[in-house]
RNA sequence: CCAGACGGCCGGACGGCCGCUGCCUUCGGGUAGAGGAAAGUCCGGGCUCCACGGGAACACGGUGCCGGCUAACGGCCGGCGGGGGCGACCUCAGGGAAAGUGCCACAGAAAACAAACCGCCCGCGCAAGUGCCGCAAGGCGUCCCGCGGGCAAGGGCGAAACGGUGCGGCAAAAGCGCACCGCGCCUCUGGCAACAGAGGCGGCAGGGCAAACCCCACCGGGAGCAAGACCGAAUAGGGACGGCGGCAUCGCAAGAUGCAGGAGCAUUCCCGCUUCGCCGUCCGGGUUGGUCGCGUGAGGCGCACCGCAAGGUGCGCCCAAGAGGAAUGGUCGUCACGCCCUUCAGGGAGACCUGGAGUGCGAACAGAACCCGGCUUACAGGCCGCCUGGCAUU
Numbered sequence: 001c002c003a004g005a006c007g008g009c010c011g012g013a014c015g016g017c018c019g020c021u022g023c024c025u026u027c028g029g030g031u032a033g034a035g036g037a038a039a040g041u042c043c044g045g046g047c048u049c050c051a052c053g054g055g056a057a058c059a060c061g062g063u064g065c066c067g068g069c070u071a072a073c074g075g076c077c078g079g080c081g082g083g084g085g086c087g088a089c090c091u092c093a094g095g096g097a098a099a100g101u102g103c104c105a106c107a108g109a110a111a112a113c114a115a116a117c118c119g120c121c122c123g124c125g126c127a128a129g130u131g132c133c134g135c136a137a138g139g140c141g142u143c144c145c146g147c148g149g150g151c152a153a154g155g156g157c158g159a160a161a162c163g164g165u166g167c168g169g170c171a172a173a174a175g176c177g178c179a180c181c182g183c184g185c186c187u188c189u190g191g192c193a194a195c196a197g198a199g200g201c202g203g204c205a206g207g208g209c210a211a212a213c214c215c216c217a218c219c220g221g222g223a224g225c226a227a228g229a230c231c232g233a234a235u236a237g238g239g240a241c242g243g244c245g246g247c248a249u250c251g252c253a254a255g256a257u258g259c260a261g262g263a264g265c266a267u268u269c270c271c272g273c274u275u276c277g278c279c280g281u282c283c284g285g286g287u288u289g290g291u292c293g294c295g296u297g298a299g300g301c302g303c304a305c306c307g308c309a310a311g312g313u314g315c316g317c318c319c320a321a322g323a324g325g326a327a328u329g330g331u332c333g334u335c336a337c338g339c340c341c342u343u344c345a346g347g348g349a350g351a352c353c354u355g356g357a358g359u360g361c362g363a364a365c366a367g368a369a370c371c372c373g374g375c376u377u378a379c380a381g382g383c384c385g386c387c388u389g390g391c392a393u394u
Base pairs, nucleotide, nucleotide: 001390002389003388004387006385007384008383009382010381012335013334014333015332016331017330018329020033021032022031023030024029035365039376040375042374043373044372045371046370047224048223049222050221060220061219062218063217064216065079066078067077068076069075080094081092082091083090084089095215096214100213101212102209103208104207117155118154119151120150121149122148123147124146125145129144131140132139133138163181164180165179166178167177168176182204183202184201185200186199187198188197189196190195228292229291230290231289238283239282240281241280242279243278244277246259247258248257249256250255261276262275263274264273265272299318300317301316302315303314304313305312306311337362338361339360341358342357343356344355345354346353347352
């Protein structure tokens, strides 16, 4: 210098003017005012209400290598194993397929108690034929072929075919035998463990799929700040008490029935239907509304110690939007950043590089709504640290 890997950070600064929201105000003003993701609402908690005597089992849902961290987690850290990369490093729903059930498209003989399409080998056969020989009659099992048997090496199909390579062996073959690799079991060693290494035994059994049912282990009440708590008008409705109440009948009375009367069925009248005593005082529920919940919290920053780390402990300092469908903005100037162009200076043979000046353009994703820990996704431009591979020079 080129190409990469990983981790972290910033995501404009200052000032003027004009606004917006909260709080304070002596009414002049003062003061505070978004994010790394405030997002998706995916996971875990706090908080609140509801339900619930304890335990176990069952059902349902979730998680799933090992160890640790944490309030908790499906998160994070460290390690192990598989896969990828020359490497830094990346990646994995990574328990059980030897409890049982089920599935494995297409192709293929066969997708799992094995089986045999081409093929290889052995035996038998001219009985059939479109094989071979012969002009023909006819002959031939060497060849095409037919029948019976052996094999699973080779070919072919497939995502996947009942271990791989080599030597021996055989009619041809084959773990049939042997060596190495793989696999399984046992023992030993190291490790808390996942697991790793070594030795021995076994001729190979058990294809894959559990993000199919299932089995095993562990975890799990439900709803969510529109949770929930408090204060509570006007009008209407509920209850208690007191007072008053048209006519008739029954009744000692309380009251009941009928008629009359009020209100509603859009309006007026008639009929019909429904419904109702009036006034006052008090009580409780409750709609609009108001207050709280609501930011001192698993809080932030710095230092020291422990730990590889995630993180923990101690000490010191700080208090930083809050709200209700919702404020946190606009503009101008200066500076900083990136890009294009022009120009100047330096270097270089040149392409070009470095620095200064000037004009122009650009500046993302997004936007709190109870709070916190994560995950995921979006993001113009820029910065830092550490590491890997290659080239060149010393």